[in-house]
Molecule: small-subunit ribosomal RNA
Organism: uncultured bacterium
RNA sequence: AUUGAACGCUGGCGGUAUGCUUAACACAUGCAAGUCGAACGGCAGCAACAUCUAGCUUGCUAGAUGGUUGGCGAGUGGCGGACGGGUGAGUAACGCGUAGGAAUCUGCCUUAUGGUGGGGGACAACCCGGGGAAACUCGGGCUAAUACCGCAUAUGCUCUUCGGAGUAAAGCUAGGGAUCUUCGGACCUGGCACUAUAAGAUGAGCCUGCGUUGGAUUAGCUUGUUGGUGGGGUAAAGGCCUACCAAGGCGAAGAUCCAUAGCUGUUCUGAGAGGAAGAUCAGCCACACUGGGACUGAGACACGGCCCAGACUCCUACGGGAGGCAGCAGUGGGGAAUAUUGGACAAUGGGGGCAACCCUGAUCCAGCAAUACCGCGUGUGUGAAGAAGGCCUGCGGGUUGUAAAGCACUUUUCUUAAGGAAGAAGCUUAAUUUGUUAAUAGCUAAUUAAGUUGACGUUAAUUGAGGAAUAAGCACCGGCUAACUCUGUGCCAGCAGCCGCGGUAAUACAGAGGGUGCGAGCGUUAAUCGGAAUUACUGGGCGUAAAGCGUGCGUAGGUGGCUAAUUAAGUUAGAUGUGAAAUCCCCGGGCUAAACCUGGGAACUGCAUUUAAAACUGGUUAACUAGAGUCGUGUAGAGGGAAGCGGAAUUUCCGGUGUAGCGGUGAAAUGCGUAGAUAUCGGAAGGAACACCAGUGGCGAAGGCGGCUUUCUGGACACAGACUGACACUGAGGUACGAAAGCGUGGGUAGCGAACAGGAUUAGAUACCCUGGUAGUCCACGCUGUAAACGAUGAGGACUAGCCGUUGGGGGGUAUAUCCCCUUAGUGGCGCAGCUAACGCGAUAAGUUCUCCGCCUGGGGAGUACGGCCGCAAGGUUAAAACUCAAAGGAAUUGACGGGGGCCCGCACAAGCGGUGGAGCAUGUGGUUUAAUUCGAUGCAACGCGAAGAACCUUACCUACCCUUGACAUCCUUGGAAUUUCAUAGAGAUAUGGAAGUGCCUUCGGGAGCCAAGUGACAGGUGCUGCAUGGCUGUCGUCAGCUCGUGUCGUGAGAUGUUGGGUUAAGUCCCGUAACGAGCGCAACCCCUAUUCUUAGUUACCAUCAGGUUAAGCUGGGUACUUUAAGGAGACUGCCGGUGAUAAACCGGAGGAAGGUGGGGACGACGUCAAGUCAUCAUGGCCCUUAUGGGUAGGGCUACACACGUGCUACAAUGGUUGCUACAGAGGGUCGCGAAGCCGCGAGGUGGAGCCAACCCCAGAAAGGCAAUCGUAGUCCGGAUUGGAGUCUGCAACUCGACUCCAUGAAGUUGGAAUCGCUAGUAAUCGCGGAUCAGCAUGCCGCGGUGAAUACGUUCUCGGGCCUUGUACACACCGCCCGUCACACCAUGGGAGUGGGUUGUACCAGAAGUAGGUAGGCUAACCGCAAGGGGGCCGCUUACCACGGUAUGGUUCAUGACUGGGGUG
Repeated sequence: AUUGAACGCUGGCGGUAUGCUUAACACAUGCAAGUCGAACGGCAGCAACAUCUAGCUUGCUAGAUGGUUGGCGAGUGGCGGACGGGUGAGUAACGCGUAGGAAUCUGCCUUAUGGUGGGGGACAACCCGGGGAAACUCGGGCUAAUACCGCAUAUGCUCUUCGGAGUAAAGCUAGGGAUCUUCGGACCUGGCACUAUAAGAUGAGCCUGCGUUGGAUUAGCUUGUUGGUGGGGUAAAGGCCUACCAAGGCGAAGAUCCAUAGCUGUUCUGAGAGGAAGAUCAGCCACACUGGGACUGAGACACGGCCCAGACUCCUACGGGAGGCAGCAGUGGGGAAUAUUGGACAAUGGGGGCAACCCUGAUCCAGCAAUACCGCGUGUGUGAAGAAGGCCUGCGGGUUGUAAAGCACUUUUCUUAAGGAAGAAGCUUAAUUUGUUAAUAGCUAAUUAAGUUGACGUUAAUUGAGGAAUAAGCACCGGCUAACUCUGUGCCAGCAGCCGCGGUAAUACAGAGGGUGCGAGCGUUAAUCGGAAUUACUGGGCGUAAAGCGUGCGUAGGUGGCUAAUUAAGUUAGAUGUGAAAUCCCCGGGCUAAACCUGGGAACUGCAUUUAAAACUGGUUAACUAGAGUCGUGUAGAGGGAAGCGGAAUUUCCGGUGUAGCGGUGAAAUGCGUAGAUAUCGGAAGGAACACCAGUGGCGAAGGCGGCUUUCUGGACACAGACUGACACUGAGGUACGAAAGCGUGGGUAGCGAACAGGAUUAGAUACCCUGGUAGUCCACGCUGUAAACGAUGAGGACUAGCCGUUGGGGGGUAUAUCCCCUUAGUGGCGCAGCUAACGCGAUAAGUUCUCCGCCUGGGGAGUACGGCCGCAAGGUUAAAACUCAAAGGAAUUGACGGGGGCCCGCACAAGCGGUGGAGCAUGUGGUUUAAUUCGAUGCAACGCGAAGAACCUUACCUACCCUUGACAUCCUUGGAAUUUCAUAGAGAUAUGGAAGUGCCUUCGGGAGCCAAGUGACAGGUGCUGCAUGGCUGUCGUCAGCUCGUGUCGUGAGAUGUUGGGUUAAGUCCCGUAACGAGCGCAACCCCUAUUCUUAGUUACCAUCAGGUUAAGCUGGGUACUUUAAGGAGACUGCCGGUGAUAAACCGGAGGAAGGUGGGGACGACGUCAAGUCAUCAUGGCCCUUAUGGGUAGGGCUACACACGUGCUACAAUGGUUGCUACAGAGGGUCGCGAAGCCGCGAGGUGGAGCCAACCCCAGAAAGGCAAUCGUAGUCCGGAUUGGAGUCUGCAACUCGACUCCAUGAAGUUGGAAUCGCUAGUAAUCGCGGAUCAGCAUGCCGCGGUGAAUACGUUCUCGGGCCUUGUACACACCGCCCGUCACACCAUGGGAGUGGGUUGUACCAGAAGUAGGUAGGCUAACCGCAAGGGGGCCGCUUACCACGGUAUGGUUCAUGACUGGGGUG
């Protein structure tokens, strides 16, 4: 874009078309083919007339008679019924289309020539009788014809022995002057009819060329088959039929078979070429319940005819009968689905008829259906207060929206009324004229006049009146694709054409508002074409995406060098015929226009005939040599076959020497060896393979070929001539060769070595490794026929830059060499143009082209099943479908990853020191428990974490009791100062009652602050969502990285820069460089610390001077030192040497307090982990609102079979205990630190000086040092646990604090696998302080004291950086993914079989019918005097044959216990 459509929602009108696509399923009812009285006998019914009879109002009724007239049922006869109408089952065919042909027929029609004479016998109807339920039928009798049959005639026609013979007919009707008459007519004229013949027209039959679906998993088919002769048959040629003869005919250009199908003009689509279809309309064919058959006829093997068989339905008196909607309506059924049991013959056409006329479900109309196409309408203008309502909102507003209302108009539609076309031509009557004729009858033709014919139809069109009155929906709004928001829902409900939406903020579901598109329709579904160059003729491909046969030879076929002549098949041009009409297109015309109808033209790209041309292709003839081949001389070679020979090595055997191992591996073991191995020497045997040479070297078609010699043999190349003269290329089928493994028969067997055995490895190890070892590997003969048979690249020819190797041959040059140049045939590496998706290819093309062959068409199923062919088998070859997925795949890119590679770093390993893991306790977590054990954190990066401190409080949890504008904020109203205090009840919150108190400012109205009560807006929530968020934080990681602009390269993703060579802690710096620059990071800038200087000295310090004490910077004094705290200096690879590219830098040295970042801190790039936190805070959304909010008391967070993390204390002698004694730093302190003194064993108490701090206090530092003791023990180690007694804090230590004293004295004797920290003032060890805090630290954060060991080094573990490589990963290796098994579902193969369809063969059978035979029966016309004959009919029979049957095959479909694989989840 389209449709004979259907479904959903909706629906105003008109015009024009169309309307069972399914069950060729079954049909009730009505209609669809009759007509002619001018063929006939007639008269049942109707009407008229005449006659008679009866009643009788003498013109009415009734009856009878008469075919007399109009007409006419049934019958005889004629014509029609073979057309028209329906359907598409069958048919792959001369069925259809197209173009031709000859051996034919043709009713009615036209033209022409003749004829139409004279006879005969019947049968219906009718009458009589019989049978039957009916349908119907039998017998007898009468009768007519345009029915039937002879005779005559014969223009012709047929046959012929060429003499001849045979062969027709029918009348009817109209009119009529003479003549005749039996009064019927004869006769004449006209019309119609009949007959013969010739021709035409029309229609029909037959034959032929070409075209006409799919399957080769259908390859052979055929016996009347192919041809001939004789005969028969037909309208007609012909095996159409028959007898005989011959053995043909068809087929790879697809016979036969199977499946499917009516064909065409045309229709839809498409730029076209094509593809799909074959409704309506038109042409042809076929069919008419299924199968068979003929009759009649001009025509049928006949839709509304006959006979037979079958199935089905109906009637029946059970004996028998009837029927055929695929005609028009209609019914049932089937189906997603398709209309009225309508009107009329008015028109067009058909049948009959002389005609009038009759018939006509053909046809013309109407009805139903938005089924399609076309057209019209549902109003128009104005109208801002931008109304109301709806929706959204950032609350201002926006939008619906000039939309509505309102005002002013119009009337197409609609309603109603009125008149009112065209479709009508004819026909009848009358008149006139013409023709025929003897005729003015009659008939024919024309003209005129009058009358008359319309289903549609209440028509179309027109006019009047009325009044905005009667008339809008559907789909969509994530992208493709025009159109966006809110609410609800919460991976639910649902959507979906593809991608995909939905798991609490959905433009994707549902609703709404708004919008977009189309509009009496709009969507959906189905179907066809297009896009799809996605079957590629136009117009594709095959190195890696699907795709080159493993390779030759060669048949058919296809294609083919150069010159000339000829031919004219192809080709080109013209002409003629045809290509039906309709359709499409163009120009006109008619409906107001359009759809639609209609006139003309063009076109129908085709076929045939004919004329011409001769370039090209083909044919024929003649010639040529450039392709191809033959001959000659040479050359290289693992080319092939056969025979022989050789040495090295392995193994075995024999002998010698010799002794304990050998062998093997990552390490071992099995194995061999004292019966003498391995090793070594000599000898022998046997088989297989041929080191070095050896090479991107050679040869071969490929597979493949490797010691040497001989022999047989194929091919290639080079050179120079001669010869043949297109002999060529490719190659469907075919045929030959064809690695390895495998198979068969017979040999052979040294080594190796599937299977197998043993040993190892391993969780296992049916493997990798080892020791053995059978087939096999080898030979001969035969089979198999496949490989990543690969250059993943078919064969042949031509053309298209260069450069460098190498093998074979030829030529040339000179400087004669290990040389150079040219050429040719191979074989390699780069590379231009060009090609390619890229990778890459690039004269050995994957470039540009020509010829031929093979192959491909999404992935899986599957190279599978079935079938065929081949094979001994294994198996090969050919080769599907159902079903399923939305991908599979190629090349390249960036990452990530690798038990890939290279370089480098880090307490990463290693080297060390000390721990954890074992014990007891502390603390956190899990788990369990509980009314509650509140919540969060969960690998590193949760677990002494949030928590810098849970007895109450905290507190969020539980139980109980209370409050409801609330504990807290703002606003409103009323009242009261605020406030303080007492009593009672209660666990308390709270409740009740009492007392004190009347304030501040004031313009006297009131106001500010506070308290209480009330009302509603609201408060409140540690309720949920860290996966809606902000902020903050952790981590990779203080790792050295992460990017950008411009340029360049690439189709692109991207690359380059940022890679490379060095160097660094560092993308730090240098050099190089299609890159040049820049940014965030690194470093530096900041703080502390190490040295020093300046300044300044109190509460710090005290060297010098003085005073003073038992002692003491205690005092005067001083700022030198220490120190405090401000500001400077200092370190920069600056200097020297070496290394290095002379660079950057590195190594060493000097100087220096410090040296290469001096040490430490703060500082954390782009990003990752939906990392953590809604319980710090903030915050969107959701939820609760007498509760999930608020208050109070008590309890819980402290539980305890257990498991884990982090710590403390230990296990002791480098120690414990006791005594004496020394040296810090950094902090804190007024609700505080708290001295001295006194009391207590002690915790502590008392006390209160001093201190808001370089002043006083906490505050004794400890390890250390000096002594003493203990003597390796569960101890003088260790301190858990428990009992008792206390102290302190606090309202309160029961659950549940810390500390002290006395007593008790558990485990534990250095800790398995595993694992952690640390590189120097570090580890280890020792104590001190602080925050939190009433009290409570083994934790945390700080401080100083003492103070080590080790680092060879980067193989390994972990983590990281850069480059590179592979990748089927991209949620990125915690990835992806394979197969079995289990379960569910789906389709499919096999399957004992079973049941259908279809078909072959053989046989049986044989209705009706036709043909032949027969003479049993019957018999009007003709012949015959008769008998009889001729002819015919019936019967019987033969042949053919439908249905049916039997047997046995093929094929196909369905089904089948069980079973095989496959797909999906």